Bacterial RNase P class A from a Caulobacteraceae bacterium, 406 nucleotides, folded computationally.
RNA sequence: CCAGACGGCCGGGCGGUCGCCGCCUUUCCCGCGAGGGGAGGGGGGAGGAAAGUCCGGGCUCCACGGCGACAAGGCGGCGGGUAACGCCCGCCGGGGGUGACCCCAGGGACAGCGCCACAGAAAGCAAACCGCUCUUCGACGCCUCGGCGACGAAGGGCAAGGGUGAAAGGGUGGGGUAAGAGCCCACCGCGGACCGGGCAACCGGGACGGCACGGCAAGCCCCGCCUGGAGCAAGACCGAAUAGGGAUGUCGCGCCGGCCCCGAAAGGGUCGGCAGGCCGUCGCCGGCCCAGGCGUCCGGGUAGGUCGCCAGAGCCGUCCGGCAACGGGCGGCCUAGAGGAAUGACCGCCGCGUCUCCGCGCAAUCGGAGGCGGCACGGAACCCGGCUUACAGGCCGUCUGGUCCA
Numbered sequence: 001c002c003a004g005a006c007g008g009c010c011g012g013g014c015g016g017u018c019g020c021c022g023c024c025u026u027u028c029c030c031g032c033g034a035g036g037g038g039a040g041g042g043g044g045g046a047g048g049a050a051a052g053u054c055c056g057g058g059c060u061c062c063a064c065g066g067c068g069a070c071a072a073g074g075c076g077g078c079g080g081g082u083a084a085c086g087c088c089c090g091c092c093g094g095g096g097g098u099g100a101c102c103c104c105a106g107g108g109a110c111a112g113c114g115c116c117a118c119a120g121a122a123a124g125c126a127a128a129c130c131g132c133u134c135u136u137c138g139a140c141g142c143c144u145c146g147g148c149g150a151c152g153a154a155g156g157g158c159a160a161g162g163g164u165g166a167a168a169g170g171g172u173g174g175g176g177u178a179a180g181a182g183c184c185c186a187c188c189g190c191g192g193a194c195c196g197g198g199c200a201a202c203c204g205g206g207a208c209g210g211c212a213c214g215g216c217a218a219g220c221c222c223c224g225c226c227u228g229g230a231g232c233a234a235g236a237c238c239g240a241a242u243a244g245g246g247a248u249g250u251c252g253c254g255c256c257g258g259c260c261c262c263g264a265a266a267g268g269g270u271c272g273g274c275a276g277g278c279c280g281u282c283g284c285c286g287g288c289c290c291a292g293g294c295g296u297c298c299g300g301g302u303a304g305g306u307c308g309c310c311a312g313a314g315c316c317g318u319c320c321g322g323c324a325a326c327g328g329g330c331g332g333c334c335u336a337g338a339g340g341a342a343u344g345a346c347c348g349c350c351g352c353g354u355c356u357c358c359g360c361g362c363a364a365u366c367g368g369a370g371g372c373g374g375c376a377c378g379g380a381a382c383c384c385g386g387c388u389u390a391c392a393g394g395c396c397g398u399c400u401g402g403u404c405c406a
Stems, first nucleotide, its partner, number of pairs: 001402010012350007020045002023042008047377001051388002054386005059231004072227005077091005092106001093104004107222002112220002114216003129162002131158008140149003170188006189211001190209002194205004235307004245298007254274008276289004314333008351375001352373008
């Protein structure tokens, strides 16, 4: 210098003017008061993901006598961390990369069931298409007449080689054989024990066995472990006006008749007439009404208000322990909190990106002038710990491979 791996951080800066939302404070006005309104000052006001709402918690209400079993859902190498986790750290095993490093849904396939497409003879009680080989028979060639070679048929043997497939019942080499084969042997693999190391996952070792035991559990299933439900519109407190409910006081609820219902009675319903009230007044006619009205008190709910609600598994610095995740000590800081929701607008300078022009230049680059761009993803809503996803551009650190120079 080029190419890469991993980790951390920033994600426009400064200033001015005018606003918006909370908080503190001074002062003025109104109000008996609680409180309301105005003016001024001070200070604070989005993110690394505030997002998805996928996990784990806090908090709240509901449910629940204890234990166990079943169901449903989730998790799954080992050891740590943590309030907890499906998260994080370290390690193990497997896979990838020359390497830094990266990836893994990583318990069980002799508990049982199921599946293994296409191709292929055969896909799980293995099997035999080509092939290799032996015997017999048929017909043929050569010949030194002992045989040898090739063809076809029938009957056996084999699984080495070819071929199919993701996968074909251990692999490589040697011996062996008619040809072959764990048939035998060496090494590797595998298996169940043993010994040594490690907290463990697991690793290493020598002997033994002699191949038996294919794969799939993100198919059912088995084993172990975990799990009540709903969510801040949770929930708690205060609480009108109006309309219901209850208690009580007061005024009123007229007269006659028929019919009906329950009934011993009291009483209730309905129809008609009279009386009464209203339609401004009087007369007539007509219509409507005729049992509640008013006051006081109580209770539930609604509107509304207050709390929950931001001092917390908090942030920053430093020291100690630990490989690390993380834990502990000390010091400092207070950092939006409301609701369908404020965090904005304009201007100047600088930065960044991009475009045009000019200058020096072969060119890259560099310098100058001007234009454009809120300049990435995005927007708190009870709060934390994670994960995942989105993200223009930029900075820093550690490491790897290659090349060149000294």
RNAcentral holds the sequence, with entries from ENA. It matches the Rfam family "Bacterial RNase P class A". Rfam's curators write: Ribonuclease P (RNase P) is a ubiquitous endoribonuclease, found in archaea, bacteria and eukarya as well as chloroplasts and mitochondria.